[in-house]
Context: one part of a larger RNA
RNA sequence: GGACGAACGCUGGCGGCGUGCCUAACACAUGCAAGUCGAACGGGAUUUCAGGCCAAUCUUAACGGAGCGGCCUGACGUUUAGUGGCGGACGGGUGAGUAACACGUGGAGAACCUACCCCUCAGUUCGGAAUAACGUCGGGAAACUGACGCUAAUACCGGAUGGGGCGUUUCCCUUGCAUGGGGGGAGCGUUAAAGGGAGCACCGGCUUUUAGUCGGUGGGCUUGCUGAGGGAGGGCUCUGCGGCGGAUUAGCUAGUUGGUGGGGUAACGGCCUACCAAGGCAACGAUCCGUAGCCGGCCUGAGAGGGUGGUCGGUCACACUGGGACUGAGACACGGCCCAGACUCCUACGGGAGGCAGCAGUUGGGGAUUUUGCGCAAUGGGCGAAAGCCUGACGCAGCGACGCCGCGUGGAGGAUGACGGCCUUCGGGUUGUAAACUCCUUUCAGUGGGGAAGAAUGCCGCUUCUGUGUAAAGCGGAAGGGGAGUGACGGUACCCACAGAAGAAGCUCCGGCUAACUACGUGCCAGCAGCCGCGGUAAUACGUAGGGAGCGAGCGUUGUCC
Numbered sequence: 001g002g003a004c005g006a007a008c009g010c011u012g013g014c015g016g017c018g019u020g021c022c023u024a025a026c027a028c029a030u031g032c033a034a035g036u037c038g039a040a041c042g043g044g045a046u047u048u049c050a051g052g053c054c055a056a057u058c059u060u061a062a063c064g065g066a067g068c069g070g071c072c073u074g075a076c077g078u079u080u081a082g083u084g085g086c087g088g089a090c091g092g093g094u095g096a097g098u099a100a101c102a103c104g105u106g107g108a109g110a111a112c113c114u115a116c117c118c119c120u121c122a123g124u125u126c127g128g129a130a131u132a133a134c135g136u137c138g139g140g141a142a143a144c145u146g147a148c149g150c151u152a153a154u155a156c157c158g159g160a161u162g163g164g165g166c167g168u169u170u171c172c173c174u175u176g177c178a179u180g181g182g183g184g185g186a187g188c189g190u191u192a193a194a195g196g197g198a199g200c201a202c203c204g205g206c207u208u209u210u211a212g213u214c215g216g217u218g219g220g221c222u223u224g225c226u227g228a229g230g231g232a233g234g235g236c237u238c239u240g241c242g243g244c245g246g247a248u249u250a251g252c253u254a255g256u257u258g259g260u261g262g263g264g265u266a267a268c269g270g271c272c273u274a275c276c277a278a279g280g281c282a283a284c285g286a287u288c289c290g291u292a293g294c295c296g297g298c299c300u301g302a303g304a305g306g307g308u309g310g311u312c313g314g315u316c317a318c319a320c321u322g323g324g325a326c327u328g329a330g331a332c333a334c335g336g337c338c339c340a341g342a343c344u345c346c347u348a349c350g351g352g353a354g355g356c357a358g359c360a361g362u363u364g365g366g367g368a369u370u371u372u373g374c375g376c377a378a379u380g381g382g383c384g385a386a387a388g389c390c391u392g393a394c395g396c397a398g399c400g401a402c403g404c405c406g407c408g409u410g411g412a413g414g415a416u417g418a419c420g421g422c423c424u425u426c427g428g429g430u431u432g433u434a435a436a437c438u439c440c441u442u443u444c445a446g447u448g449g450g451g452a453a454g455a456a457u458g459c460c461g462c463u464u465c466u467g468u469g470u471a472a473a474g475c476g477g478a479a480g481g482g483g484a485g486u487g488a489c490g491g492u493a494c495c496c497a498c499a500g501a502a503g504a505a506g507c508u509c510c511g512g513c514u515a516a517c518u519a520c521g522u523g524c525c526a527g528c529a530g531c532c533g534c535g536g537u538a539a540u541a542c543g544u545a546g547g548g549a550g551c552g553a554g555c556g557u558u559g560u561c562c
Stems, first nucleotide, its partner, number of pairs: 001562004006558005013407006019400002021365001027362002030360003035086003040083002043080004048075007057066003093318003103242007112235003117231008125159004134149006164191012195223003200218008244290003251281003256278008293315004297308004320341005343354004371397001373396003379393001380391004410440004420431004444503001446498005454489001459483002462480007506551005511532003517546005527534002
């Protein structure tokens, strides 16, 4: 000199963009942060409409009729606790642990897995038994839970079929750096599935008969489902090399090192196990101790290098502490489960509940770090055919000069060089064109008015082309033009007008280094100080004043790195 996730002191006008618990991975009140699908399923509730029955009431001489309303049935809807599906393994947080194939980089997998998505091939058949919800009766303060009975499915189970896959036997072709790999044929064994939705055509039944409704059949459409192969993206494993301090740590190791058999895994492997052998690592630093997430980057530096890993991006690890598995394509699972522990809470004392290192927020620690805000309008994600729902991801707003950048606090003129202050050799000098005064301007702030872009997807309907289909209808795809809408920020940005220089300057320093000097006070006192050093009666070094220098909405100090 530069830099900072900074803090402290004095001061503080505006805006844009960033950024903000570095300490206690301390403990947490409260709210929210992961749901969604009724186009998988049976129920429940409910709006409207239609039909049937009925009470009060009205009407009629009577039969009967009407009937706000009640019950039942049905239709189009709406809604939903439960079963079922997909998602909760992403997104978000933190850096405790970890010196390790954790990370970075280059390879390998002929030793592997992959839901959703895309392409191709083949299929989607016949049955069955349950169980939530619900009902009845119980237990419990609660959390919750028991027995009996009923029911559905894209939930569960059995049979069929087998293009294909897998296992096994066998034959052929081909290929590699080894174990080996690829392709084809035959025999035997084994192995799948689920439906939903909207139209159309035909047949039949019923009725209030140009029509409506119900049932059946047919063939396509669409979306699912099953098996197989390939792809994309994702993951897993192995490996060369690389990045830290200590030798005042010199020896370490028994599943240890290797082999065989077996088990286990998606998969190789002492990964595990039984047996056998006695190996393996280490001064090129094993082992032990300390410290630490790693990288792209960032800071500094001419570079080499040194330091660092906050925000953003990649990756790993963790989720009160320790352990464990379940489900699943994927977890050993932050807002899932079980066990143990510490802590907190509820309790009827029998027993239960909880986990902010998600977003806000609280306590505590600390020199120190923000709102219990708005919105799903955009981007992205989950579910859904879609409408849509959810989303503290995200988009915004709020607070903090914490940082960077920009702007302003006025401009021009104005000397008899006013007054005042300070100094003085008492002549004057200086503050100083500075002020006053004259003319001008109005950024920003203020008030009033206008007022965005970010919005196009999606939805609805039209046209053209196209797939399916004999055709039509229907459904799907592409393109074009059209319609009705959708903004948290925000009445914000921006624009216009208004008034008036009007509302807006400080901080540090002035002995040398180092730019800037006098007076007074003090008298080795009080004090200053980064180093040298100042102060003991004329102190440019302390304090104050005048003046000056530097930077400027900041200026200094402290800390850390180069």
Background
Small-subunit ribosomal RNA, 5' domain from a metagenome, 562 nucleotides, folded computationally. The coordinates come from a structure-prediction model, not an experiment, and the mean pLDDT is 85. Its Rfam family is "Bacterial small subunit ribosomal RNA". RNAcentral holds the full RNA, with entries from SILVA.